[in-house]
RNA sequence: GGAGCCGGGGAAGGCGAUCGCGUCGUGGCGACACGGCGAGGAAAGUCCGGACUCCUCAGGGCAGGAUGCUGGGUAACUCCCAGGCGGGGCGACCCGCGGAAAGCGCAACAGAGAGCAGACCGCCGCUUCGGCGGUAAGGGUGAAACGGUGGUGUAAGAGACCACCGGCACGGCGAGUGAUCGUCGUGGCCAGGCAUGCCCCAUCCGGAGCAAGGCCAAGCAGGGACGCGGUGGCCCGCCGAUCGUCCCGGGUAGGCCGCUAGAGGCGGUGAGCAAUCGCCGUCCCAGAGAGAUGAUCGCCCCCCGCUCGCGCGGGGAACAGAAUCCGGCUUACGUCCGACUCCUCCC
RNA sequence: UCCGGGGUAGCUCAAUCGGCGGAGCGGCGGCCUGUUAAGCCGAAGGUUGUGGGUUCGAGUCCCACCCCCGGAG
Repeated sequence: GGAGCCGGGGAAGGCGAUCGCGUCGUGGCGACACGGCGAGGAAAGUCCGGACUCCUCAGGGCAGGAUGCUGGGUAACUCCCAGGCGGGGCGACCCGCGGAAAGCGCAACAGAGAGCAGACCGCCGCUUCGGCGGUAAGGGUGAAACGGUGGUGUAAGAGACCACCGGCACGGCGAGUGAUCGUCGUGGCCAGGCAUGCCCCAUCCGGAGCAAGGCCAAGCAGGGACGCGGUGGCCCGCCGAUCGUCCCGGGUAGGCCGCUAGAGGCGGUGAGCAAUCGCCGUCCCAGAGAGAUGAUCGCCCCCCGCUCGCGCGGGGAACAGAAUCCGGCUUACGUCCGACUCCUCCC
Repeated sequence: UCCGGGGUAGCUCAAUCGGCGGAGCGGCGGCCUGUUAAGCCGAAGGUUGUGGGUUCGAGUCCCACCCCCGGAG
C1' cells in the first nucleotide's frame, strides 16, 4: 500500500434550561399541577420458525408441501456453532452439499458417431482398382467421445492379456459419537453429466390468524331461496344442528379485555473449542384513537474554511420509523470506533 | 394481517419438456403519385425488471430484491 474477516456504536455529539406532544401514576369536583417513561438496528420485506387464541381433545388414509453431508445448540427453524468432503483463491478466506450401478426423461449446433455409441481422415488385409472387410492406437468435432503409462500380442490393432497408477464396488483392520479418513485384500476392466426435470429415500407438517378470540352496552322487523355444517383438497371417523350461504328489508358503526414482565435487559460467575446453557445479583424499558416521540437557547466537544495567533463563520449526518409478542434470515444505510489475519514492497 | 397474478422492441402480445428471442401496429429509408393517404419493398430497433446460482447452454429452472395489478377479512 492492497485485501480478508469479526464485534460494537448510530433519538441530529455531551450537559443544562425553556416551550410543546403521547401515555401511566398520584393529588384535585374540575380547568390543571407534580412525577415516571416514550422507536430501531433494521421497527422494513413478510421469507422462515415459534408463543398465544379459536376451530373437537388435533384422529386414520390419500393427495400436497417443506427440509436434505455429520455432530451439537435451541421453544422451534430454511437459523447458529463445530467438524467432513468437493470447488475457487498465492494467501487470510469464500462458495457448495442425500440418491444418477431403482425407473422415466433431456443433451441444440458441430461431428462418422451423444448413451446397451460409432467409423470421416488414417492404419491393415483382399481387390475385377469400382470397392469390400478388419480396426479403434493417431488426427479431427464438441461442454461431454466409454480410464492413463509402459509392455505382450497382431496383418494392423484393441483390457484381448500383463505390470504399475487413478477411480469404483465389496470385505477386513485401525482412528473417530459420526460424516469421513488411513491401510490391506478381492473383483470386473471402468459403471459419463443433469435430480435448481419427473422421481426415489429419510425426517417433519391438522387449519386459521390479534380484523385471532372473549365480555359489556345500545338499537332493529322480519321475509325469501338454496343447502347440512364444523378448515384447506378428497375419503373415513368424530361432534353439532337454536346450523350455513345468498338475496330483499331493518338496526348499529360504541366501550372494555386480549396488550405487553418477556425463550426480557444489564453486571458477575461457572461449564463448553464455539453456538449456547446453568447459577447469583440488579433493573422495569412505548403501548394509544389512523396512531405521540418535536422545537429553541446557552456552555463544552468534534470536523471544515479563513487567520501567524487570538478569534470569526459554517456544519454535526444516512437508511428509516413501533401497532399481539418473540427468535432468525434478507434487504436499505453517510460514516465512526475496536480486535485479528493475509499478500506485496521498503527499512 | 393473509393470499394470488404479472414484468420480453416505442405500444399490444408470441416464443413446445431449457437449444440461434419473433409477429402486428408505430417510427425510418426507398418505390408508386402532380402531392398526400392507401398500397408495395427494405433495413433498423432487445442488458427478456435487477442481482446471484444450477447447467455445455436460462426469457424458461432455483434463490434474493424492485415495481405493477388484483383478491379475502
Molecule: RNase P RNA; transfer RNA
Organism: Nitriliruptoraceae bacterium